[in-house]
């Protein structure tokens, strides 16, 4: 340079056009002599940006960023 995969909550991940979610993890609470465990609640999202297409987009369609990989180029 080429081509393919990702990006969604602090972390790790579902979510294939119709109210964005779950596990940890934080905070509060039960429980326990205390810790850990288990229970209960409750807290958190410009869905990577920007345009596009639709009645509607996390989801389709482009351009850009960023990270992974494969191929190619150089010396």
């Nucleotide at each position: 340079g080429c081509g393919g995969c990702c990006u969604u909550a602090g972390c790790u991940c579902a979510g294939u056009g119709g109210u964005a979610g779950a596990g940890c993890a934080g905070c509060g609470g039960g429980c326990u002599u205390u810790u850990a465990a288990c229970c209960c609640g409750u807290c958190g999202g410009u869905c990577g940006u920007c345009g596009g297409u639709u009645c509607g987009a996390c989801c389709c369609c482009g351009a850009c960023a960023g990270g992974c990989c494969g191929c190619a180029c150089c010396a």

The RNA shown here (transfer RNA) has 75 nucleotides and comes from a Deltaproteobacteria bacterium. It matches the Rfam family "tRNA". Its family is annotated with triplet codon-amino acid adaptor activity in the Gene Ontology. It is annotated as a transfer RNA. NCBI's taxonomy places the organism under Bacteria, Pseudomonadati, Myxococcota, Myxococcia. Model confidence (mean pLDDT): 82 of 100.